[in-house]
Model confidence (mean pLDDT): 83 of 100. This is a predicted structure of a 76-nucleotide RNA (transfer RNA) from Rhodobacteraceae bacterium HTCC2150. It was read from a public genome assembly. The organism belongs to Paracoccaceae, within Bacteria. Its Rfam family is "tRNA". By type it is a transfer RNA.
RNA sequence: AGGGGUUUAGCUCAGUUGGUAGAGCAUCGGUCUCCAAAACCGAGGGUCAAGAGUUCGAGUCUCUUAGCCCCUGCCA
Numbered sequence: 001a002g003g004g005g006u007u008u009a010g011c012u013c014a015g016u017u018g019g020u021a022g023a024g025c026a027u028c029g030g031u032c033u034c035c036a037a038a039a040c041c042g043a044g045g046g047u048c049a050a051g052a053g054u055u056c057g058a059g060u061c062u063c064u065u066a067g068c069c070c071c072u073g074c075c076a
Stems, first nucleotide, its partner, number of pairs: 001072007010025004019056001027043005049065005
């Protein structure tokens, strides 16, 4: 340099045909306990990497940029 994959909650990841975003763990609160842990119940937490486009409507489609991973190649 070329090609491919990936980016969604604090972490790990889902998200169906484009129809308005979820789970587990963690955190916080409650129940229980002498206290704590465990268990159970509940709650908070999102610019869907950034920007633009298409569309009535975009996490999902298109383009540009950036980060990370893989493959091929070049120079030394």